[in-house]
RNA sequence: UUGGGACGACGGAUGGCCGCUCUCGUGAAAACGAGGGAGGAAAGUCCGGGCACCGCAAGGCAGGAUGCUGGAUAACGUCCAGGCGUAGAAAUACGACGGAUAGCGCAGCAGAAAACAUACCGCCUCGCAAGAGGUAAGGGUGAAAAGGCGAGGCAAGAGCUCACCGCGUUUCUGGUGACAGGAACGGCACGGCAAGCCCCAUCCGGUGCAAGACCAAGCAGAGUUCCGCACUUUUCGGAGUGCCUGGGUAGCCUUUUCCAGCCGGAAUUCGGGUAGGUUGCUUGAGGCCGCUAGUAAUAGCGGAUCCAGAUAGAUGGUCAUCGCCGACCUCUGGCCGGCACAAAACCCGGCUUAUAGUCGUCCCUUUUAU
Numbered sequence: 001u002u003g004g005g006a007c008g009a010c011g012g013a014u015g016g017c018c019g020c021u022c023u024c025g026u027g028a029a030a031a032c033g034a035g036g037g038a039g040g041a042a043a044g045u046c047c048g049g050g051c052a053c054c055g056c057a058a059g060g061c062a063g064g065a066u067g068c069u070g071g072a073u074a075a076c077g078u079c080c081a082g083g084c085g086u087a088g089a090a091a092u093a094c095g096a097c098g099g100a101u102a103g104c105g106c107a108g109c110a111g112a113a114a115a116c117a118u119a120c121c122g123c124c125u126c127g128c129a130a131g132a133g134g135u136a137a138g139g140g141u142g143a144a145a146a147g148g149c150g151a152g153g154c155a156a157g158a159g160c161u162c163a164c165c166g167c168g169u170u171u172c173u174g175g176u177g178a179c180a181g182g183a184a185c186g187g188c189a190c191g192g193c194a195a196g197c198c199c200c201a202u203c204c205g206g207u208g209c210a211a212g213a214c215c216a217a218g219c220a221g222a223g224u225u226c227c228g229c230a231c232u233u234u235u236c237g238g239a240g241u242g243c244c245u246g247g248g249u250a251g252c253c254u255u256u257u258c259c260a261g262c263c264g265g266a267a268u269u270c271g272g273g274u275a276g277g278u279u280g281c282u283u284g285a286g287g288c289c290g291c292u293a294g295u296a297a298u299a300g301c302g303g304a305u306c307c308a309g310a311u312a313g314a315u316g317g318u319c320a321u322c323g324c325c326g327a328c329c330u331c332u333g334g335c336c337g338g339c340a341c342a343a344a345a346c347c348c349g350g351c352u353u354a355u356a357g358u359c360g361u362c363c364c365u366u367u368u369a370u
Stems, first nucleotide, its partner, number of pairs: 003364008012322007020037007039341001043352002046350005051208004055257001057255005063204005068082005083097001084095004098199002103197002105193002120139002122135005147165002150162003166188001167186008212279004221270007228243006244261004286307001288303006323339004328334002
């Protein structure tokens, strides 16, 4: 100096005036004072949870998810570090990354032939010719055609032979491991796709703040079906035990326990009333700063501190100055214009997507100089 790669941060600040809202204090109230008030993605609703309810728990089937190794985490399909593969000159990036000898299935057309599969053209030999025999090295078709390349050999060819590569078997070394490297032997091929069904391993209950809890108010009920036996005891109200029936954590099944078994309960049909208020609601698997351990993700210890809680839905408007970017000019200044994506709704950890512009660190590379 040219182009690229990876990671991180900011993405507005201050002041005046006016307005909204939450908490605290004063006040009978009206009001006054103090402090706070929308993000790096709040978005998508794609994963994982916290929490709440379904009475509790266990097992199985179905269904779904993940899929190399070792770690992190509350957990995950996330993250970190590595391995292998692909792309790239590289820094790096991406990976749906277990199994094709458990079984089934697919590869149209083209081509001679598409799996324990060939001879269309071609090459060689015999023959006057027609034709016969040999061949799978060369060509063609195709995504894919009896392992690749080179030499020898052969009538011409072929692992036919040899060296190297590839493949298989056995073994050694390094590594926690995925794997990597080496040696010996063997001419050795029934290929590909599981992001086809499937097999294997591991994991998963459901519904969700419109969950749930409490208060107030209000009405109107009617129909259908189903639902007990035995024993003991009794203060004669009832209680206990066993069996049976019903209920249930979603789809199904089994078991344990629990509840109910007649002025009561379960299921279902028709009809009526209510939709108000309080709470859940913000102190958290928090965030910030520092130290220690670790390659890192992260963990431990210490410190200061509280950083929205609305409910038709607040978190704003305006003026000025500063900040950043751009054009022009009379140029250490003047003047004009612009400043992205975007908006909490129970909370948190991730992933994905959008983004004007500015800054920082490290790495790869082009060119030039010393």
The RNA shown here (Bacterial RNase P class A) has 370 nucleotides and comes from Fibrobacter sp. UBA4373. Its Rfam family is "Bacterial RNase P class A". Rfam classes the family as a ribozyme. The model forms 92% of the base pairs in the Rfam consensus. Its mean pLDDT, the model's own confidence on a scale to 100, is 77.